[in-house]
RNA sequence: GCCGCUUUAGCUCAGCUGGUAGAGCACCACAUUCGUAAUGAGGGGGUCGGGGGUUCGAAUCCCUCAAGCGGCACCA
Numbered sequence: 001g002c003c004g005c006u007u008u009a010g011c012u013c014a015g016c017u018g019g020u021a022g023a024g025c026a027c028c029a030c031a032u033u034c035g036u037a038a039u040g041a042g043g044g045g046g047u048c049g050g051g052g053g054u055u056c057g058a059a060u061c062c063c064u065c066a067a068g069c070g071g072c073a074c075c076a
Stems, first nucleotide, its partner, number of pairs: 001072007010025004019056001027043002030040002049065005
C1' cells in the first nucleotide's frame, strides 16, 4: 500500500427482506429471611464508532473518516 471482517446498554452478544432498538449477566430498589446468600416479581440505563448522502422512514443501503482483528504485497 491492497483486500476482507468487526464497531449496538457497564460487560458478552442478538436484531429476519429499511418501519422507529432487545436478551443474558451486572446495577438499583421490593418481597421472602433474625441477617446474608439463593429465589421470586419489578425498575433504570444505549438517538446503534464519528461525519455526510439516499428515503416518507436508516442499526440496516451508499460515500468518507477513525479504531481493532486477519490475509496479501513491499521492505539492498
This is a predicted structure of a 76-nucleotide RNA (transfer RNA) from Methylocystis sp. The prediction has a mean pLDDT of 82. Its Rfam family is "tRNA". Its family is annotated with triplet codon-amino acid adaptor activity in the Gene Ontology. It is annotated as a transfer RNA.